[in-house]
RNA sequence: GGGCUCGUAGUUCAGUGGUAGAACGCUGCAUUUGCAAUGCAGAAGUCGCCGGUUCGAAUCCGGCCGAGUCCA
Numbered sequence: 001g002g003g004c005u006c007g008u009a010g011u012u013c014a015g016u017g018g019u020a021g022a023a024c025g026c027u028g029c030a031u032u033u034g035c036a037a038u039g040c041a042g043a044a045g046u047c048g049c050c051g052g053u054u055c056g057a058a059u060c061c062g063g064c065c066g067a068g069u070c071c072a
Stems, first nucleotide, its partner, number of pairs: 001071007010024004018055001026042005048064005
């Protein structure tokens, strides 16, 4: 330098055009002498950035940035 894959909650990941979700973690309450476990409730996202297409974009297209991998 080129090819391919990927970028979504604190972490690991779903979601392939029509209200952004799960598990773990975190906070509060209940339970306990206390802790753990368990149950209930809650907080936490400009969906990497900038444009384009569309009535409508996390999703499709282009560029850029970053990560992984392969080739040179």

This is a predicted structure of a 72-nucleotide RNA (transfer RNA) from Parcubacteria group bacterium CG2_30_36_38. The RNAcentral record of the sequence draws on ENA. Taxonomically the source falls in Bacteria candidate phyla (Bacteria). Its mean pLDDT, the model's own confidence on a scale to 100, is 82. RNAcentral records the identical sequence in 3 taxa.